Bacterial RNase P class A from a Candidatus Eiseniibacteriota bacterium, 416 nucleotides, folded computationally.
Rfam family: Bacterial RNase P class A. Rfam classes the family as a ribozyme. Its family is annotated with tRNA processing, ribonuclease P activity and dimeric ribonuclease P complex in the Gene Ontology.
The coordinates come from a structure-prediction model, not an experiment, and the mean pLDDT is 77.
Taxonomically the source falls in Candidatus Eiseniibacteriota (Bacteria, Bacteria candidate phyla).
The model forms 95% of the base pairs in the Rfam consensus.
The sequence was found by an Rfam model in a public genome assembly.
RNA sequence: CGAGUCUCCCAGGUGAUCGCGGCCGGAACGCCAACGCUCCCGCGCAAGCGGGGACCGAGGCCACCGGUCGAGGAAAGUCCGAACUCCACAGGGCAAGGUGCUGGGUAACUCCCAGGGGGCGCGAGCCUACGGAAAGUGCAACAGAGAGCAGACCGCCAACGGGCGUUUCCGCGUGAAAGCGUGGGGAUGCUGCGGGCAAGGGUGAAACGGUGCGGUAAGAGCGCACCAGCGGUCCCGGCGACGGGGCCGGCUCGGUAAACCCCACCUGGAGCAAGACCGCGUAGAGGGGAAGAGGUGUGUCCCGCCUCGUCAAGACCCCGGGGUCGGUCGCAUCGAGGCGUCCGGAGACGGGCGUCCCAGUCAAAUGAUCACCACGGAGCUAUCCGACAGAAUUCGGCUUACGGGGGACUCGGCGA
Numbered sequence: 001c002g003a004g005u006c007u008c009c010c011a012g013g014u015g016a017u018c019g020c021g022g023c024c025g026g027a028a029c030g031c032c033a034a035c036g037c038u039c040c041c042g043c044g045c046a047a048g049c050g051g052g053g054a055c056c057g058a059g060g061c062c063a064c065c066g067g068u069c070g071a072g073g074a075a076a077g078u079c080c081g082a083a084c085u086c087c088a089c090a091g092g093g094c095a096a097g098g099u100g101c102u103g104g105g106u107a108a109c110u111c112c113c114a115g116g117g118g119g120c121g122c123g124a125g126c127c128u129a130c131g132g133a134a135a136g137u138g139c140a141a142c143a144g145a146g147a148g149c150a151g152a153c154c155g156c157c158a159a160c161g162g163g164c165g166u167u168u169c170c171g172c173g174u175g176a177a178a179g180c181g182u183g184g185g186g187a188u189g190c191u192g193c194g195g196g197c198a199a200g201g202g203u204g205a206a207a208c209g210g211u212g213c214g215g216u217a218a219g220a221g222c223g224c225a226c227c228a229g230c231g232g233u234c235c236c237g238g239c240g241a242c243g244g245g246g247c248c249g250g251c252u253c254g255g256u257a258a259a260c261c262c263c264a265c266c267u268g269g270a271g272c273a274a275g276a277c278c279g280c281g282u283a284g285a286g287g288g289g290a291a292g293a294g295g296u297g298u299g300u301c302c303c304g305c306c307u308c309g310u311c312a313a314g315a316c317c318c319c320g321g322g323g324u325c326g327g328u329c330g331c332a333u334c335g336a337g338g339c340g341u342c343c344g345g346a347g348a349c350g351g352g353c354g355u356c357c358c359a360g361u362c363a364a365a366u367g368a369u370c371a372c373c374a375c376g377g378a379g380c381u382a383u384c385c386g387a388c389a390g391a392a393u394u395c396g397g398c399u400u401a402c403g404g405g406g407g408a409c410u411c412g413g414c415g416a
Base pairs, nucleotide, nucleotide: 001412002411003410004409005408006407007406008405009404010403012373013372014371015370016369017368018367020070021069022068023067024066025065026064030061031060032059036055038053039052040051041050042049043048072388076399077398079397080396081395082394083393084271085270086269087268091307092306093305094304096267097266098265099264100263101115102114103113104112105111116130117128118127119126120125131262132261136260137259138256139255153201154200155197156196157195160194161193162191163190164189165188166187167186168185169184170183171182172181173180174179209227210226211225212224213223214222228252230249231248232247233246234245235244236243237242275329276328277327278326286319287318288317289316298312299311301309337356338355339354340353341352342351343350344349375386376385377384378383
C1' cells in the first nucleotide's frame, strides 16, 4: 500500500426568526358558574317543594404570557418470548403444535454466551434443521445386470459333469496280412453346453470396505497383515457433549427423518380494534328448548375428544329483530427502566453505590427558513452531492434496509 475478518460508536453542531402538541404555573376589562342574598310565579294549613329573573362570587374555561419536554437503531417485518386484559375455577389422558449436541445466562424464548461434533476458508474467521436409519413404512429421474440382505452387460475359469479330437495300453469282432470297426482305462488338446465367479472393465452422484500377500480351476475377508468403519470392554482427561489410548470380535446390513415415523422435553385461547366506564338512543313482557326424579341423566367450564371435578336450571343452546359507529379511561418516565462508576465472571450476565425521570397522538403533533461550522465523496478552482427511514399499549430478542467514524486481527506486496 492492497485485499479481507471480527467488533464498538454516531446518525450532525451552534445561533436567529417564525410555527406545532403534551404537562406545570399565571391568566383579563371576555365566557361559565356552586354557595349565599333578594324579587316574582305555582302547590301547600304549615314546614317546605318546584320554576324563572337580578346581585355577589369560591372555582373553572379560552385568547394570551412564562417554563419544561417532544420520533429510531432499526420506530420496519409481525417471526419468537413475555408483561397486561378478558373468557367462572381446575386435575389426568388422547389428539394437535413447538423445540431438538453439551454446559451456562435470562422474567421467558426458536434468543444470547462459552464449548463439542460436522462442513467451508491459505488464514483471521464463518455456517450448522446437530436426538434416532440394526422399531417400522416410504423415496432417489435417467443410465445400469444390479440402488439394500441387490446383481451379470463386457468378461475370467477346463477343477467337476458333458461334447469333439489325437495318442497309447488291454479286450472283442473281421481279415491271409496290412488294416478297419468297437468297448474300457491312461495321457493330452479343444469346446464356456451344464456349471463356477463378482476379483478386472463398463453405467452412474453413489455399487454391499481399502492396499498387499496367500489360496483357488478362476475368484471372493475364503484366510492373514496393516488401515477405515461397526460392536463390546477397560484406562486417562473433562461437570458434560466429547477427546486420547489399549484389548477382543465377526468380516463390514449405503443415503434420506427441512419424508411419514420413533424418542425426550415444553405448551389453554384470544388479543389494546384486549378490556372497563359514561352518554345518546331503541323495542315492547322479543320467541323457543329435550329428558330425568333423589340419584341417575342432560348441559356449561377458555382449542378438538374422553374422563375427573365444579356449577346450573340457566354463567347454556337455537331463532329473529333494534340501537350506537360519540366521549373518557386503558395511555405514558417508576419500569424484567436509562446513564455513570466499582466489584465478580473467559463471556452472556449478575451485584453494590450514585444519579435521572426521558413523546403520548387519536383523519394522528414533534416543523420551516437563513447564516456559520464539522465529517465523507467528486472537482484545478468556483462549486456540487450526502443514507435507511417516522411513535400509536409496553418490553427482551431475531430478521431485513442503510451513510459515516474508531479499534483489533489475517493474508499478499514493497521498504528499513